[in-house]
Molecule: Guanidine-I riboswitch aptamer
Organism: Cyanobacteria bacterium FACHB-502
RNA sequence: AGGAUUCGCUUCUAGGGUUCCGAUCGGGCUGUAAUUGGCGUGAUGGCUGGUCCAAGAGAAGCAGCUAGCUUGAGCUUCUAGCUUUGAAGCCAGGUUAGUCACACGGCGGGAAAAAAGCCCGGGAGAA
Numbered sequence: 001a002g003g004a005u006u007c008g009c010u011u012c013u014a015g016g017g018u019u020c021c022g023a024u025c026g027g028g029c030u031g032u033a034a035u036u037g038g039c040g041u042g043a044u045g046g047c048u049g050g051u052c053c054a055a056g057a058g059a060a061g062c063a064g065c066u067a068g069c070u071u072g073a074g075c076u077u078c079u080a081g082c083u084u085u086g087a088a089g090c091c092a093g094g095u096u097a098g099u100c101a102c103a104c105g106g107c108g109g110g111a112a113a114a115a116a117g118c119c120c121g122g123g124a125g126a127a
Base pairs, nucleotide, nucleotide: 006063008062009061010060011059012058015053016052020050021049022047023044024043025042026041028039029038030037064099065098066097067096068095069094070093071092072091074090075089076088077087078086102122104125108120109119110118
């Protein structure tokens, strides 16, 4: 300097915070002779949780790409030619194999709930 290589999607997990649900604490209104209740409201995530977000270097599955073989009342061209046939390419399938390896990593910033192993980022940098 050049070439090749997916650095794909879905579901989940480590993890994450607090919109909503729940929980806990407070106080207001209401019901009852009283209690258990009902309604809505404030605070709390060093509240286990549900919803939610979520890994390049986590998991599983699916797909993509490359090559071989193969299918076709499919399309185009060439060749042969009375009609048939044959070859090459394209398109759409099937199947097999490969690719799927390796991977230390900030500070800081971003997000209409907020935060994070999310995004910037297989970055900067290191070896």